The RNA shown here (transfer RNA) has 72 nucleotides and comes from an uncultured Alphaproteobacteria bacterium. The coordinates come from a structure-prediction model, not an experiment, and the mean pLDDT is 84. Rfam family: tRNA. The family's RNA type in Rfam is transfer RNA. Rfam links the family to the GO term triplet codon-amino acid adaptor activity.
RNA sequence: GGGUGGUUAGCUCAGCGGUAGAGCACUUCCCCGACACGGAAGGGGUCACUGGUUCAAUCCCAGUACCACCCA
Numbered sequence: 001g002g003g004u005g006g007u008u009a010g011c012u013c014a015g016c017g018g019u020a021g022a023g024c025a026c027u028u029c030c031c032c033g034a035c036a037c038g039g040a041a042g043g044g045g046u047c048a049c050u051g052g053u054u055c056a057a058u059c060c061c062a063g064u065a066c067c068a069c070c071c072a
Base pairs, nucleotide, nucleotide: 001071002070003069004068005067006066007065010024011023012022013021018055026042027041028040029039030038048064049063050062051061052060
């Protein structure tokens, strides 16, 4: 330098056109002599960035940035 895949909650990931989700973690309450486990409720997101297409974009297209792998 070229190619492919990826970037979504604190972490690991799903979702792939119609107002954004799971597990773990976190907060509060219950339980316990106390802790852990367990039960209930809850908070948390510029869906990497900038444009474009569309009535509507996390999702499609282009560019940029970053990460991984392959080729040279």